This is a predicted structure of a 96-nucleotide RNA (SAM riboswitch aptamer (S box leader)) from Pygmaiobacter massiliensis. NCBI's taxonomy places the organism under Bacteria, Clostridia, Eubacteriales, Oscillospiraceae, Pygmaiobacter. The prediction has a mean pLDDT of 86.
[in-house]
RNA sequence: CUUAUCAAGAGCGGCUGAGGGAACAGGCCCUAUGAAGCCCGGCAACCUGCAAUUUUUGCAAGGUGCUACAUCCUGCGGGUCAAACCGAAAGAUAAG
Numbered sequence: 001c002u003u004a005u006c007a008a009g010a011g012c013g014g015c016u017g018a019g020g021g022a023a024c025a026g027g028c029c030c031u032a033u034g035a036a037g038c039c040c041g042g043c044a045a046c047c048u049g050c051a052a053u054u055u056u057u058g059c060a061a062g063g064u065g066c067u068a069c070a071u072c073c074u075g076c077g078g079g080u081c082a083a084a085c086c087g088a089a090a091g092a093u094a095a096g
Base pairs, nucleotide, nucleotide: 001096002095003094004093005092006091011040013039014038015037019030020029021028024075025074026073027072041067042066043065046063047062048060049059050058051057052056071090076087077086078085
């Protein structure tokens, strides 16, 4: 850079000990009944492997990923009395 996906799912565990929800701004939240991080557990199935009735489906879980809240919401454009709603941008993940 390209393509796809992003309202589903996942612990009452151990260590540790103060912040966290990407960055900025506004909001709304989580957190000493334990944040972030690490370990274990778990979820999912993009790549992968196997099978079959092979443009597809099923099973497994080796490489990743994920495990509060829609990517927590808004920010730009369309739309609306105001909303709802649609799209974009940015971001995350996978594959190339």